Description: Model confidence (mean pLDDT): 83 of 100. Predicted 3D model of a 1484-nucleotide RNA (small-subunit ribosomal RNA) from a metagenome. Rfam family: Bacterial small subunit ribosomal RNA.

[in-house]
C1' cells in the first nucleotide's frame, strides 16, 4: 500500500467481496512443561446443603464447667480464681462482598457554589453532684403441632427517669428563659480506659449552578403545583418540598412533549490521524437486593443475610396456622453455542469488637479445573551416500522423499526419581528489662527472651537415558506452495467460480507451503471504505437542482475612523484521582508480569496582557442596491369592441349520377337530386401571408385589428438616499395538458363507442361516423422529458462572428461604410475542466456565499401512518425478501422491413430445362431375422460407392465352428512325438477325428551335441470397419478467385483503439494515380506454370508426300524428300507500344491503325487472415475408454436390390426442324498382353469357331453420329413413344432363383409440352450429336474426358438473392435463428389488507383501600414528676381524617402475535398466449 468481480475489449460510476488487527468467545482436529492473567455475556429465572457479622465478663444480674480451699459422715453447701450458654446493655451490622434490572437525567463527567449534617479519630476549653422507679434473664402456672405466646412473683446495670449545676451552647421582643453526665480496672486514678458539654480540624456526606452526554418529526405542540410572588408548615439544610391566597405564567424547530434503546466515566479495540465501535476483568460514581408500598431505629438506611403490609412463588402443618428470599462464596436445576471446586487458611494485607490476650472475617491470601488469552522453554546436536529399503512419479533413462533414516560420536534443557530448603515474617503486640515524661496501671525509648507458614517451593547437587514430548490448515487466481489416481453437473467444494470421461479447484495418496502446542472455522468490532467525504465526495448524460417567483427565521455580507475586548492569540496559575498508554531505570535467569520516577491527560476554571481579523457600540463614504429626469423596443398581462378568409349547417337557383375514401377496398352520402357551382342567412372556433435559432415574460407561456387600464426591461444624464445587500428551512402566490364541480356554448377536431377493412387473431395502426372534451364564466386539481435533463447571486479569466434594442466618435454638414461602448439572443472555438461525449465570458474554468438533493440494482415512489383534495389522486415515504451486478460514455464487430456507392447469369432480355408421364438411380419413410454404416439448407440425396449374384460386406441377420488365435514379435518348456505330403471318416463348408510316412538346418572327435525353421503346451500379447470428428493430426467442403487480411516505425487517444486501409478519380482487383500524419512492408490480386490460337528455327519415324523415279484395279505401297500438314524441343509475338479525344500535364477510359491475336486473347492449375466445435476415428495416423472362448477369426445361406408412399438427380419421350429405310462424308482424345483382336467361316442377331497383327504416331478396338441426298409416313396415341409381359436364344462366371447384361420374334402402358414453384447458360458458350476411358469376370441412362454442328439476347441496375466499401442507429457480442415484455398455469418465500381473536405498555377517570407517617381526638389505659389523699400533669392504645401500594371497573391511546379470505412482489425447469421495447423494431 492494495487486489478480485459488470464488457468481445476499454475508461468511468458503483455496489459486493478478500488480504490486517482484536475478543470474557464458541466449535472441529490435535495436545509436552512452566509463569502471569482470566472464566455464567443467555432466564435481574428458580434454588437443596454448608459457610459469608459479630464481639465485649475490664458495663450488668448470673445458669454451666474446671481448679484450689473451707464446712459436712454422706448427699451436698459455701468461698476464691478461671471459663462462659442464654438474656439486659454498648459498639458494629449503612462498611466489606455481588449485580447492572431500572434510569436519557432525582444519573455520570468536568468546572464551580453553600443554606447544611457528621458516630468512631485528632487538638483545645470546661465538667462528671444528689436521688428514684422499673424490666428481661430467673421461678411458678398456662395456651399452641410448631412458630411463638399469656399471666403471676421477683432482680441488676455504662439500660431508663427526676432534681441540682450551667456558658464559650440554643432561643430571643435583648428583659430573660432553657439544656448534661456512668462508671470500669486496679492495693492505689486529677493522671489509664470510658462518660457529659462547647469550639476547631481531618475525612465523609447532603443540596444547588454552568457546560457536555444515543436514535426517532411516520412524535409538534407540552404544562394547573404547572411558572412566579406573599405568608405559613416541613427539613440537617435552600427550594412548590407541602399548604393557603394572588398573578398568568413556564418550556419548545438551538427539537419541548412522546416513543425506542442504554447504567455513566477513567478507559478498551481499531485507525496515519480525524474518527468509528465498545464499557468484561481493575478503579470512581450511581442504582438494585423475590415484586410493589411504608416507615422505625440510628451519626448515618427508608437498610442484600432488620421490621410492617400487599402480591406471586416455594416449603412445613395436627388444616387451626406458620416459614422463606444465593444479583455473598462454593454448589444445583433450567435455558443456552458457551463460562470452574459444595477446596485450604486467617500465615500475610485489611476490617469489626475488645485495655489486652484474642475471637470473627467465602473481604483477602492461596490451591484446584479450563490451551480461554499473553509470554517463555522443549520435543535433541554434530558427522553420515551405496544417494539403502519402502512410498510417489516417470518420456522407463530416471527423478523425488533425502543427510532424511540406518550407523558413528556427543549433550543433558523440560519432564521422572532422590536429597535439600533460601524466601514470602515485619514484629506492632506479649513477657522481662534500661532511661525519660514531677507521679503513673499510661506513653516514648534500650536490651534480652519465647512464638507465628494455609500455600508455593526457586537456584544448586545426585541418578538415569535420546530415552516420555507435533500437529493443524492450505496448495485455480487474489495468496506462499503441484503431480498421480478415483468420480463424471453425480458426490462434493464454494467470496469469484470449479465438477457434464484426460479436474493443478471435489475425494485420496505422495510431495510442497504457512504457522506451530497449537492450527483452522464461525460470530462480532474497527480497518481497507475518500462507500456519509470536518480532515476528505458529488448532482448535463452514471444516484442526485426543488416547476417558477416573493419572502419569514437563519446563514453570509462593500470602503474608512474611534471605542470595547465577547470570539481569537500569548503568559501565569488551579484542577484534570489512581490504574492504563508512552519514556527512563529497576525486580523476577529472559519475557509476559510487577515496582519507582518522569512525561502526557489535546479539557475546564481563575488571572494578566495583545488588538490584525470577526462580533458589538458610535460616526463617516459611494464603487453594491435603490430612487429621479429624458428617450425607447416588445405575440408581457387584463377587459371591451371590431374584422376578413375558411368550415359546417339552413334556404333558394343551376345541374343530373355519381360522390367520398384507400396500398386496394368497403362501410358512408346520393334520383326524397348528393358531389360540383352561384346567391342569401346563421353559428362557433382559430387568426394564413408578415414569421425570422426574431421579440417579451420569473416560470407555465404569449401571435388578426383598435381602445382603456396595467407590470417589467433597456439606453442616456450622474441629480438624490447612503449598505438599505445576497440567499432563503418553514410559509404564501403563480403554475401546460388532461381531469373534476356548476352554468353557458358547441363550427371543426376528437378519447370512449358503432361500423368497414387488414389480419391466424386485430378490443390497434387505415377508412366512415361519433359522445365527453376542446371554447366562455366561477371554482378545484398542482402534476409533465414543468429540460438548457445544467439552482440563485457576485467577481475574475484569450478571441472570432451573426442577429435584436440603444448611445457616441470620425468625415466642415447629412447619409452609407468604419470605429468605440451598454444590455439581450445565437454559432465556432485558446487555455482550463471533464470518464468521455463535450463545455468553453450565457462555463460543465477559477473562487466565495446561501438553499435543495444523492449514497448499488430490484422490491418501490409501493405498503403503512399523517396531511391536502368533491373525486381522480398529490405531498411526505419505509421494511422484509432477492441479485452481484444495475448503469454512463466511447471502441471494434455483427445486424437493420436505415442511407449512399459498387459488383455477380442476382434480376431484367433471351435459349433450353426441372416440377406432369414411363424408367434408372440416391434419400426418407414403411417393412424385415437383417434390410450394415456414414453424409442432412446453400455446402446430404447418380454423395463415400471408378461399378453389392458369391467374394466385396463391415457388432447386418440365421446357423455351424476356433480360442496365443486369420496376421506380427519375443520368452520358457517339450523334443523327433511331428511339419509338409498321401489316404480316409463326418459335415453345407469351415472345422473336427483317424491312419500312413518319417525328412530338413548348424557343429561334429561320427558316439553324438545344438535347438534354427516348423509343430505342441504356457506366458507376454495379437485383433476390433467397437465408442468418442465435441480429445486430435492429416485431408476436404463452403463463404470465394470474393478483394480482402495484417505488420514495423511514426502520430493521435487516459484507454479499448484509430491512422495507414479514409477522400477524389480509376480498375476485374486494397489495380493504379492524386491528395493526405503518415512512411514503408508482408500474405492475398496480378505475374511466373500448363494448354490453346500466329510465325520462325532445329529435327524427321511408326507421321507427311510438293517435286523426281518405280509399282498397283486401287492405297506414301516402295526408292527417296525435309518443301507442306504434323510431331516435339527452343524461340518470336501484345506492352495501352502508336495516333486522336476525354481526364488534374496523372492513373485510366473511349475510338482508331497495324496485327493471327487488343486491352487479363480463351481455358486450366493456383484458394489470403479466417468462419461454420462444418465433414471424415469406415482411407490413413492417433490420445483416452471398452472388448479378449468375443465387439476378434472362419464358413454356408440370406440381406444391403425388400414397397401403400414422399423428395432429389438423371435417361427416354410426347413427335414432321420429326420417324423409318437406303445411299454417302468429315473427327478428336483414348485403351490394349489374365488384354485389344483384323481377315475368313457360321448365325436374322446377340454371338461362336479359327486366327493374322500389335507392349503399338506402325496392329487392333473403330463403324463416328448429327449433317447431306433420295423415298415413304401426313398429325393419329400414329410407321410417335417405348414401358411392361410372353417365348426362344447368346455371353461372363463354381454359380445369373432371390439378383446380371445382350439378341430375335411377339406384346405396345403412361405420355399430345406439364400447377404453384424452380434450375443452367453471355460464344465456339447454350442447345444438339456421337466417340473414348476408368471401375470391371460380367453389368453404365452415372462419372471422367473428346471432338462435330452451332445459336438467341443483354451493354441496363427499379426490384429479388448474395457480396465489397463508406456512413448511421442499436438495450445485439452464442452477435437478429440476437435480445426481450406482460397476462395466465405450477411450486416456494417474505410482506401488506382483512370480519375478528389474543397478549403487553404508559397514562386518564371512578370505586375500594392494607401497612404507615402526619394531623385531629383521646370518654379507655398507665411505674418514675407534683400531691397526705382525691386527683393532676404527661404519655399511650383505640377511633376519625388526608395521602396511598396492590386490586376492580370503564373509555381511549400505543406496541405486538395470530387470522378464513385476499392483494401485489421476489425467485424458480426448456409450460401457454401473443410480440410491447432494442434497427425507421416494421404505427419513431
Nucleotide at each position: 500500500a492494495g487486489g478480485g468481480u459488470u464488457u468481445g475489449a476499454u475508461u468511468c460510476u458503483g455496489g459486493c467481496u478478500c488480504a490486517g488487527a482484536a475478543u470474557g468467545a464458541a466449535c472441529g482436529u490435535u495436545g509436552g512443561c512452566g509463569g502471569c492473567a482470566u472464566g455464567g455475556a443467555u432466564u435481574a429465572g428458580g434454588c437443596a446443603u454448608g459457610c459469608a457479622a459479630g464481639u465485649c465478663g475490664a458495663g450488668c444480674g448470673g445458669a454451666u464447667c474446671u481448679a484450689u480451699c473451707u464446712c459436712g459422715c454422706a448427699a451436698g453447701a459455701g468461698a476464691u480464681a478461671g471459663u462462659c450458654g442464654a438474656g439486659c446493655g454498648g459498639c458494629g451490622u449503612a462498611a466489606g462482598g455481588g449485580a447492572c434490572a431500572g434510569u436519557a437525567a432525582u444519573a455520570c463527567g468536568u468546572a464551580g457554589a453553600u443554606a447544611c449534617c457528621u458516630a468512631c479519630c485528632c487538638u483545645c476549653g470546661g465538667g462528671u453532684c444528689u436521688g428514684g422507679g422499673a424490666u428481661a434473664g430467673c421461678u411458678g402456672u398456662g395456651g399452641g403441632a410448631a412458630a411463638c405466646u399469656a399471666c403471676a412473683g421477683g432482680u441488676a446495670a455504662u439500660a431508663c427517669c427526676a432534681g441540682a449545676u450551667a456558658a464559650u451552647g440554643u432561643u430571643u421582643c435583648c428583659g430573660a428563659a432553657c439544656c448534661a453526665a456512668a462508671g470500669g480496672u486496679g492495693u492505689g486514678a486529677u493522671u489509664c480506659c470510658a462518660c457529659c458539654u462547647g469550639a476547631g480540624g481531618a475525612g465523609g456526606g447532603g443540596u444547588c449552578u454552568g457546560c457536555g452526554u444515543c436514535c426517532u418529526a411516520u412524535u409538534a405542540g407540552c404544562u394547573a403545583g404547572u411558572u412566579g410572588g406573599u405568608g405559613a408548615g416541613g427539613u440537617a439544610a435552600u427550594g412548590g418540598c407541602u399548604c393557603a391566597c394572588c398573578a398568568a405564567g413556564g418550556c419548545a424547530a438551538c427539537g419541548a412533549u412522546g416513543g425506542g434503546u442504554a447504567g455513566u466515566a477513567g478507559g478498551u479495540g481499531u485507525g496515519a490521524g480525524a474518527g468509528c465501535a465498545c464499557g468484561a476483568c481493575c478503579u470512581a460514581c450511581g442504582u438494585c437486593a423475590c415484586u410493589g408500598g411504608g416507615a422505625c431505629u440510628g451519626a448515618g438506611a427508608c437498610a442484600c443475610u432488620g421490621c410492617c403490609c400487599a402480591g406471586a412463588c416455594a416449603c412445613c402443618u395436627a388444616c387451626g396456622g406458620g416459614u422463606g428470599g444465593c444479583u455473598g462464596c462454593a454448589g444445583u436445576c433450567g435455558g443456552g453455542a458457551a463460562u470452574u471446586u459444595u477446596c485450604g487458611g486467617c500465615a500475610a494485607u485489611g476490617g469489626g469488637c475488645g485495655c489486652a490476650a484474642g475471637c470473627c472475617u467465602g473481604a483477602c491470601c492461596g490451591a484446584g479445573c479450563g490451551a480461554u488469552g499473553c509470554c517463555g522453554c522443549g520435543u535433541g546436536u554434530g558427522g553420515g551416500a551405496u544417494g539403502a529399503a519402502g512410498g510417489c512419479u516417470u518420456u522407463c533413462g530416471g527423478g523425488u522423499u533425502g543427510u532424511a533414516a540406518a550407523c558413528c560420536a556427543c549433550u543433558g534443557u523440560c519432564g521422572g526419581a532422590g536429597a535439600g530448603g533460601a524466601u514470602g515474617a515485619a514484629a506492632c503486640a506479649c513477657c522481662a528489662u534500661u532511661g525519660g515524661g514531677c507521679c503513673a496501671u499510661c506513653c516514648c525509648u534500650u536490651u534480652g527472651g519465647a512464638u507465628u507458614g494455609a500455600c508455593a517451593a526457586a537456584u544448586c547437587c545426585u541418578c538415569g537415558g535420546a530415552g516420555g514430548a507435533a500437529g493443524u490448515a492450505c496448495g485455480g487466481g487474489c495468496u506462499a506452495a503441484g503431480u498421480u489416481c478415483g468420480u463424471g453437473c453425480c458426490a462434493g467444494c464454494a467470496g469469484c467460480g470449479c465438477g457434464g470421461u484426460a479436474a493443478g479447484a471435489c475425494g485420496a495418496a505422495c510431495c510442497g507451503u504457512a504457522c506451530a502446542a497449537a492450527c483452522g472455522u464461525u460470530a462480532u468490532u474497527c480497518g481497507g471504505a475518500a462507500u456519509c467525504a470536518c480532515u476528505g465526495g458529488g448532482c448535463u448524460u452514471a444516484a442526485a437542482g426543488g416547476g417558477u417567483g416573493c419572502g419569514u427565521a437563519g446563514g453570509c455580507g462593500g470602503c474608512g475612523u474611534g471605542g470595547u475586548a465577547a470570539g481569537u492569540c500569548a503568559g501565569a496559575u488551579g484542577u484534570g484521582a489512581a490504574a492504563u498508554c508512552c519514556c527512563u531505570c529497576g525486580g523476577c535467569u529472559c519475557a509476559a508480569c510487577c515496582g519507582a520516577g518522569g512525561a502526557a491527560c489535546u479539557g475546564c476554571g481563575u488571572u494578566u496582557g495583545a488588538u490584525a481579523c470577526u462580533g458589538c457600540c458610535a460616526u463617516g463614504c459611494u464603487a453594491g442596491a435603490g430612487g429621479a429626469a429624458g428617450a425607447u423596443a416588445g405575440a408581457g398581462g387584463u377587459g371591451a369592441g371590431c374584422g376578413g378568409a375558411a368550415c359546417u349547417u339552413a334556404g333558394g337557383g343551376u345541374g343530373g349520377a355519381g360522390c367520398g375514401g384507400u396500398g386496394a377496398a368497403a362501410u358512408g352520402c346520393g334520383u326524397u337530386g348528393a358531389u360540383a357551382u352561384c346567391c342569401u342567412a346563421a353559428g362557433g372556433a382559430a387568426c394564413a401571408c408578415c414569421u425570422g435559432u426574431g421579440g417579451c415574460g420569473u416560470a407555465a407561456g404569449c401571435g388578426g385589428c383598435u381602445c382603456a387600464c396595467u407590470g417589467g426591461g433597456u439606453c442616456u444624464u450622474u441629480u438624490c438616499u447612503g449598505a438599505c445587500g445576497c440567499u432563503g428551512a418553514g410559509g404564501c402566490a403563480c403554475g401546460a395538458a388532461a381531469g373534476c364541480u356548476a352554468g353557458g356554448g358547441g363550427a371543426g377536431c376528437a378519447a370512449a363507442c358503432g361500423g368497414g377493412a387488414u389480419u391466424a387473431g386485430a378490443u390497434a395502426c387505415c377508412c366512415c361516423g361519433g359522445u365527453a372534451g376542446u371554447c366562455c364564466u366561477a371554482g378545484c386539481c398542482g402534476u409533465a422529458a414543468a429540460c438548457u435533463a445544467u439552482g440563485a447571486a457576485u467577481a475574475c479569466u484569450g478571441g472570432a462572428u451573426u442577429g435584436g434594442a440603444g448611445g457616441g466618435c470620425c468625415c466642415u454638414c447629412c447619409a452609407u461604410a468604419g470605429c468605440c461602448u451598454u444590455c439581450c439572443a445565437g454559432u465556432c472555438g485558446a487555455a482550463g475542466c471533464g470518464a468521455a461525449a463535450g463545455u468553453g465570458u450565457u462555463a460543465a474554468g477559477u473562487a466565495u456565499u446561501c438553499c435543495g438533493c444523492c449514497u448499488g440494482g430490484g422490491g418501490a415512489g409501493u405498503a403503512u401512518g399523517g396531511u391536502c383534495g368533491c373525486a381522480a389522486g398529490g405531498c411526505u415515504g419505509a421494511a422484509a425478501c432477492u441479485c452481484a451486478a444495475a448503469g454512463a460514455a466511447a471502441u471494434u464487430g455483427a445486424c437493420g422491413g436505415g442511407g449512399g456507392c459498387u459488383c455477380a447469369c442476382a434480376c431484367a432480355a433471351g435459349c433450353g430445362g426441372u416440377g406432369g408421364a414411363g424408367g434408372a438411380u440416391g434419400u426418407g419413410g414403411c417393412u424385415u431375422a437383417a434390410u450394415u454404416c456414414g453424409a442432412g439448407a446453400c455446402u446430404a440425396c447418380g454423395c463415400g460407392a471408378a461399378g453389392a449374384a458369391c467374394c466385396u460386406u463391415a457388432u447386418c441377420c440365421u446357423a455351424g465352428u476356433c480360442u496365443u488365435g486369420a496376421c506380427a514379435u519375443g520368452c520358457a518348456c517339450g523334443g523327433a512325438u511331428u511339419a509338409a505330403c498321401u489316404c480316409u471318416c463326418u459335415g453345407a463348408a469351415a472345422g473336427g477325428g483317424g491312419a500312413g510316412c518319417c525328412a530338413g538346418g548348424c557343429c561334429u572327435u561320427c558316439g553324438g551335441g545344438u535347438a534354427c525353421a516348423a509343430c505342441g503346451u504356457g506366458c507376454a500379447c495379437a485383433g476390433g470397419u467397437g465408442c468418442u470428428g465435441c480429445a486430435u493430426g492429416g485431408c476436404u467442403g463452403u463463404c470465394g478467385u470474393c478483394a480482402g487480411c495484417u505488420c514495423g516505425u511514426g502520430u493521435c487517444g487516459u484507454g479499448a483503439g484509430a491512422u495507414g486501409u479514409c477522400g477524389g478519380g480509376u480498375u476485374a482487383a486494397g489495380u493504379c494515380c492524386c491528395u493526405u500524419a503518415a512512411c514503408g512492408a508482408g500474405c492475398g490480386a496480378a505475374a511466373c506454370c500448363c494448354u490453346u490460337g500466329u510465325c520462325c528455327u532445329u529435327a524427321g519415324u511408326u507421321a507427311c508426300c510438293a517435286g523426281c523415279g518405280g509399282g498397283u484395279c486401287a492405297u506414301g505401297c516402295c526408292g527417296g524428300g525435309g518443301a507442306c500438314u504434323c510431331u516435339a524441343a527452343g524461340g518470336a509475338g501484345a506492352c495501352u507500344g502508336c495516333c486522336g479525344g476525354u481526364g488534374u500535364u496523372a492513373a485510366a477510359c473511349c475510338g482508331g491503325a497495324g496485327g493471327a491475336a487488343g486491352g487479363u486473347g480463351g481455358g486450366g492449375a493456383u484458394g489470403a487472415c479466417g468462419u461454420c466445435a462444418a465433414g471424415u476415428c469406415c482411407u490413413c495416423a492417433u490420445g483416452g475408454c471398452c472388448u479378449u472362448u468375443a465387439u476378434g477369426a472362419c464358413u454356408a445361406g440370406g440381406g444391403c436390390u425388400g414397397c401403400a408412399c414422399a423428395c432429389g438427380u438423371c435417361c427416354u419421350a410426347c413427335a414432321a426442324u420429326g420417324g423409318u429405310a437406303c445411299a454417302c462424308a468429315c473427327a478428336a482424345a483414348g485403351g490394349g498382353a489374365u488384354g485389344c483382336a483384323a481377315a475368313a467361316u457360321c448365325g436374322c442377331a446377340a454371338g461362336a469357331u479359327c486366327a493374322a497383327g500389335g507392349a503399338a504416331a506402325u496392329c487392333c478396338c473403330a463403324g463416328a453420329a448429327a449433317a447431306u441426298g433420295u423415298a415413304c409416313c401426313c398429325c393419329a396415341g400414329u410407321a410417335c413413344g417405348g414401358a411392361u409381359u410372353g417365348c426362344a436364344g447368346g455371353c461372363u462366371g463354381c454359380a445369373a432363383c432371390u439378383c446380371g447384361c445382350c439378341u430375335g420374334c411377339a406384346u405396345g402402358a403412361a405420355g399430345c409440352u406439364g400447377g404453384a414453384a424452380u434450375c443452367g447458360c453471355u460464344a465456339g458458350u447454350a442447345a444438339u450429336c456421337g466417340c473414348g476411358g476408368g471401375u470391371c469376370a460380367g453389368c453404365a441412362u452415372a462419372c471422367c474426358g473428346c471432338g462435330g454442328u452451332g445459336a438467341a439476347u443483354g451493354u441496363g441496375u427499379u426490384c429479388c438473392u448474395g457480396a465489397c466499401c463508406c456512413u448511421u442507429g442499436u438495450a445485439c457480442a452464442c452477435a437478429c435463428c440476437g435480445c426481450c415484455c406482460g397476462u395466465c398455469a405450477a411450486g416456494c418465500c417474505a410482506c401488506g389488507a382483512a370480519a375478528g381473536c389474543g397478549g403487553g405498555g404508559g397514562g386518564c377517570a371512578u370505586c375500594c383501600g392494607a401497612a404507615g407517617u402526619c394531623g385531629c381526638c383521646g370518654u379507655a389505659g398507665u411505674a418514675a414528676c407534683c400531691g397526705c389523699a382525691a386527683g393532676g400533669a404527661a404519655c399511650u392504645a383505640a377511633g376519625c381524617g388526608c395521602c396511598u401500594a396492590a386490586g376492580a371497573u370503564g373509555a381511549a391511546c400505543u406496541c405486538u402475535g395470530u387470522g378464513a379470505u385476499u392483494g401485489g412482489g421476489a425467485c424458480u425447469a426448456a409450460g401457454u398466449c401473443g410480440u410491447a421495447a432494442c434497427a425507421a423494431g416494421g404505427u419513431a